A computed fold for a 540-nucleotide part of an RNA from an uncultured bacterium, annotated as small-subunit ribosomal RNA, 5' domain.
[in-house]
Context: one part of a larger RNA
RNA sequence: AACGAACGCUGGCGGCGUGGAUAAGACAUGCAAGUCGAACGGAUCAUUCAUUGUAGCAAUACAGUGGGUGGUUAGUGGCGUAAGGGUGCGUAACACGUGGGCAACCUGCCCGGAAGAGUGGGAUAGCUCGCCGAAAGGCGAAUUAAUACCGCAUGUGGCUAGGGGAGACAUCUCCCUGAGGCUAAAGUUGGUGUCAAAGCUAACGCUUCUGGAUGGGCCCGCGGCCUAUCAGCUAGUUGGUGAGGUAAAGGCUUACCAAGGCGAUGACGGGUAGCUGGUCUGAGAGGACGACCAGCCACACUGGAACUGAGACACGGUCCAGACACCUACGGGUGGCAGCAGUCGAGAAUUUUUCUCAAUGGGGGAAACCCUGAAGGAGCGACGCCGCGUGGAGGAUGAAGGUCUUCGGAUUGUAAACUCCUGUCAUUGGUGAACAAGGCCAUCGGGUAACUACCGUUUGGUUUGAUAGUAGCCGAAGAGGAAGAGACGGCUAACUCUGUGCCAGCAGCCGCGGUAAUACAGAGGUCUCAAGCGUUGUUC
Numbered sequence: 001a002a003c004g005a006a007c008g009c010u011g012g013c014g015g016c017g018u019g020g021a022u023a024a025g026a027c028a029u030g031c032a033a034g035u036c037g038a039a040c041g042g043a044u045c046a047u048u049c050a051u052u053g054u055a056g057c058a059a060u061a062c063a064g065u066g067g068g069u070g071g072u073u074a075g076u077g078g079c080g081u082a083a084g085g086g087u088g089c090g091u092a093a094c095a096c097g098u099g100g101g102c103a104a105c106c107u108g109c110c111c112g113g114a115a116g117a118g119u120g121g122g123a124u125a126g127c128u129c130g131c132c133g134a135a136a137g138g139c140g141a142a143u144u145a146a147u148a149c150c151g152c153a154u155g156u157g158g159c160u161a162g163g164g165g166a167g168a169c170a171u172c173u174c175c176c177u178g179a180g181g182c183u184a185a186a187g188u189u190g191g192u193g194u195c196a197a198a199g200c201u202a203a204c205g206c207u208u209c210u211g212g213a214u215g216g217g218c219c220c221g222c223g224g225c226c227u228a229u230c231a232g233c234u235a236g237u238u239g240g241u242g243a244g245g246u247a248a249a250g251g252c253u254u255a256c257c258a259a260g261g262c263g264a265u266g267a268c269g270g271g272u273a274g275c276u277g278g279u280c281u282g283a284g285a286g287g288a289c290g291a292c293c294a295g296c297c298a299c300a301c302u303g304g305a306a307c308u309g310a311g312a313c314a315c316g317g318u319c320c321a322g323a324c325a326c327c328u329a330c331g332g333g334u335g336g337c338a339g340c341a342g343u344c345g346a347g348a349a350u351u352u353u354u355c356u357c358a359a360u361g362g363g364g365g366a367a368a369c370c371c372u373g374a375a376g377g378a379g380c381g382a383c384g385c386c387g388c389g390u391g392g393a394g395g396a397u398g399a400a401g402g403u404c405u406u407c408g409g410a411u412u413g414u415a416a417a418c419u420c421c422u423g424u425c426a427u428u429g430g431u432g433a434a435c436a437a438g439g440c441c442a443u444c445g446g447g448u449a450a451c452u453a454c455c456g457u458u459u460g461g462u463u464u465g466a467u468a469g470u471a472g473c474c475g476a477a478g479a480g481g482a483a484g485a486g487a488c489g490g491c492u493a494a495c496u497c498u499g500u501g502c503c504a505g506c507a508g509c510c511g512c513g514g515u516a517a518u519a520c521a522g523a524g525g526u527c528u529c530a531a532g533c534g535u536u537g538u539u540c
Stems, first nucleotide, its partner, number of pairs: 001539003005536005012388006018381002025344003029341003034079003039076002042073014086299003096223007105216002110212007118152004128141005157183004162177006187204006225271003232262003237259008274296004278289004301322005324335004352378001354377003360374001361372004391421004401412004425481001427476005438463005444456003484529005489510003495524005505512002
């Protein structure tokens, strides 16, 4: 000097930060990932039209059937759930950092380009019925749709057997060809049109290929802990050939062959540890550390495994095993806070079971919008840094009281009282923000064969703020509500009295205390910091 600190005494306000370092211990409760009805068939509600029946003279009412419009949504389907958020167990490793490589690779959504989207089919959830079960849930029958699923066709293209050429021609690589073989699709909404369709058109989608962007996978050089009281280690081990496997190189895997490979420039083993940008300290060189913020990695009760998918071997998915806990009708089931709050536990020690999606960003959607404990805010803690205040001026009979005293006085001390002011902060009364860009409706222009979608520095209207009646501003009243902590032998700024008598005690070091203690305890005084001051711990 520093700290994610703790402890003791004390404590007025504000701003900005920061807050489970120990038990990767166990967790009650709530929330943290949904969304799309413009993919689909239903169900249901409202409304409307047509028609039929009944009642009625009629208007009309009720019921049924069919159609339209609007709302809601359990299920099928799509996209998302691999991001965001948490933690640091493991890991001494291509994990990280840095610089290269992939002629050995993948990439949903997004951007650019080329081409296409023809024709058929069978199911299934839901719904209904029946059955089993305490529940979780399950079984059977009948029936139905799709942008769900499966054929056939087409092939701009792609892949490929084969063929040809080139290179450093054995493998290999590149280029050309490829008649043969393999390989694709889905529609929806708006407008127009019509009796209704078909058709045309715009937007959003769909399929194949290609270029990009972004993100990832793999390989290599170099760099960064301790230990030799660890000296030898290694059989898929090192290399080759064939085969398999992967998006992809490779002992990645396997069969065979060879006997290699690593090591005092420290292999192998043991211990410790997430790495980095950085942080702290220091004149620097170094040393120590890796909280918050940012990048990468690893993990998600413990161990293992794959499925789906562009992407996972998947925190709030699946399966198996284990430990633990819960429910049970004892047959059987269920769960995973190292998400945000919160509880218990252990600990010297670490916060609210808060508000809002207004902003920024993310997911879904054509959009409106919905979701978002990301985020934005508020709350708590002097935990840290910074700022402000606790008053200012005058005031000598140097009051009283206290303390000391050589008893004269000295000191506390302009300190107080008293007089005159000021009004920061807190209190109180008013006023009162920015953060808002957008969205919607209408209109105008562009766009189009026309319309819609779409675009716009057209114009007008309307609407969106959690924070917050907060910040800020204007007033009101009144010195009123706001100072402590440690030290005073030397180091080290600051001294006397009383008590005690090697006792009680102090102490960072030297050392104080055994009757005159500036070192113990109390008092008065003084010194240093100040909403803090000390102590302890740790680092330089």

The full RNA is in RNAcentral, with records from ENA, Greengenes and SILVA.